[in-house]
RNA sequence: UGGACGUGAUGAUCGCGGUUCGGGGCAACCUGAAUCGAGGAAAGUCCGAGCUCCACAGGGCAGAUCGCCAGGUAACGCCUGGGCACCGCAAGGUGACGGACAGGGCAACAGAGAGUAGACCGCCGAUGGCCCGAGGCGAGCGCGCAAGCGCAAACCGAUGGCACAGGCAAGGGUGAAACGGUGGGGUAAGAGCCCACCGCUCCUCGUGCAAGCGAGGGGGCACGGUAACCCCCGGUCGGAGCAAGGCCAAAUAGGCGGCAAGGUGCGGCCCGCACCGUUUGAGCCGCGGGUAGGCUGCUCGAGGCAGUCGGCGACGACUGUCCCAGACAGAUGAUCAUCUCCCGCGAGGGAAACAGAACUCGGCUUACGGUCCGACCC
RNA sequence: CGGGGCGUAGCGCAGCCUGGUAGCGCACCACAAUGGGGUUGUGGGGGUCGGAGGUUCAAAUCCUCUCGCCCCGA
Numbered sequence: 001u002g003g004a005c006g007u008g009a010u011g012a013u014c015g016c017g018g019u020u021c022g023g024g025g026c027a028a029c030c031u032g033a034a035u036c037g038a039g040g041a042a043a044g045u046c047c048g049a050g051c052u053c054c055a056c057a058g059g060g061c062a063g064a065u066c067g068c069c070a071g072g073u074a075a076c077g078c079c080u081g082g083g084c085a086c087c088g089c090a091a092g093g094u095g096a097c098g099g100a101c102a103g104g105g106c107a108a109c110a111g112a113g114a115g116u117a118g119a120c121c122g123c124c125g126a127u128g129g130c131c132c133g134a135g136g137c138g139a140g141c142g143c144g145c146a147a148g149c150g151c152a153a154a155c156c157g158a159u160g161g162c163a164c165a166g167g168c169a170a171g172g173g174u175g176a177a178a179c180g181g182u183g184g185g186g187u188a189a190g191a192g193c194c195c196a197c198c199g200c201u202c203c204u205c206g207u208g209c210a211a212g213c214g215a216g217g218g219g220g221c222a223c224g225g226u227a228a229c230c231c232c233c234g235g236u237c238g239g240a241g242c243a244a245g246g247c248c249a250a251a252u253a254g255g256c257g258g259c260a261a262g263g264u265g266c267g268g269c270c271c272g273c274a275c276c277g278u279u280u281g282a283g284c285c286g287c288g289g290g291u292a293g294g295c296u297g298c299u300c301g302a303g304g305c306a307g308u309c310g311g312c313g314a315c316g317a318c319u320g321u322c323c324c325a326g327a328c329a330g331a332u333g334a335u336c337a338u339c340u341c342c343c344g345c346g347a348g349g350g351a352a353a354c355a356g357a358a359c360u361c362g363g364c365u366u367a368c369g370g371u372c373c374g375a376c377c378c
Numbered sequence: 379c380g381g382g383g384c385g386u387a388g389c390g391c392a393g394c395c396u397g398g399u400a401g402c403g404c405a406c407c408a409c410a411a412u413g414g415g416g417u418u419g420u421g422g423g424g425g426u427c428g429g430a431g432g433u434u435c436a437a438a439u440c441c442u443c444u445c446g447c448c449c450c451g452a
Base pairs, nucleotide, nucleotide: 001374002373003372004371005370008339009338010337011336012335013334014333016037017036018035019034020033021032022031023030024029039354043365044364046363047362048361049360050359051241052240053239054238063237064236065235066234067233068082069081070080071079072078083097084095085094086093087092098232099231103230104229105226106225120172121171122168123167124166127165128164129162130161131160135156136155140151141150142149143148180198181197182196183195184194185193199221200219201218202217203216204215205214206213207212245296246295247294248293255287256286257285258284259283262276263275264274265273266272303322304321305320306319307318308317309316310315340351341350342349343348379451380450381449382448383447384446385445388404389403390402391401398435406422407421408420409419410418428444429443430442431441432440
């Protein structure tokens, strides 16, 4: 780093749930046999679908979500291969990996300056200024018969000094981040100011399906960070969920229609009495909707296993074979024997993790004692 | 099945949207005032911001995963 397994295996007895067949029973149900009966995550419910109902001419806005390229797939935010970036000596690992010249926002503290930035220390002070002033030139003055000698205002001014104007951004310092990096030339000191290499960007050629990579040439150093802040660009998305949805259907109370003058109680009958009713209709019959409840959806499916072939791979094609939980407060457990393993000298003891289906699949994520197999690196 | 909220000091709560010092009340500790206690006053201590990882210079705050609790709808 990839893969497989996962409360050990076999048998017996008892128990629980489903299915099929048989027996008994009007039925509810009882009973016998056979057979099947939790997971790699059944979990979180985070994505994507099937299925079902609702909505729907077409398109847009809003909202949500995704974001290198190619492929796989029913589809995906998943997987595979590749590119690039980062980490690692390596095998390998990790990546929310479009855009910061469309626009807006933000950056505490520190610091000179935080975005068309800036000068605290520092470097320079070429140029201009100030100071010193070798020296040059020299109005003029003095001495001398003359040649000449001496003095000298103003002007110019080497060198040196100051660090005033000003120049610089190399170095120091602040910070997470300071307006390309290294070296050389250049300069007063410096600077892409110039040059070489690297970086950036543009063009061309080669290569690759592409992302991209490689080579050559040009430009000129302009363009900082943040989009897990708003936003922009491009793609995708109608909504709801098995309590979806379908069927059957009490009791009671409403509704509609029909018949209807009586009905109920006072222990059976008659009388009588009481209450209710006869336009606002007691009572009876029928219809319809909803509720309780039941049935269905429900498990054969983008299914599992094996082989062959295609593909680097994810995966796909073909052939054969198998049927593998469907319950509704929710079954899947217990005991014993033998074997195996572990602990112990022995008698003996133990077999442990995370966790349990709830319409069904494909993924992701998270939890997990331990066992086995393979490949590669140091 | 679908949706929303909360977790910050011993207790009850702000801060989160819009990132930069974690704050308030009660409680606790010390001192003062009192003979002592209470009350009062002054000063002080105490926080893994539920956990892990990430984005960022910087995370209680933004994002992802996860744990616990509460609420709503069918």
Two RNAs folded together computationally: RNase P RNA and transfer RNA, 452 nucleotides in total. Its mean pLDDT, the model's own confidence on a scale to 100, is 79.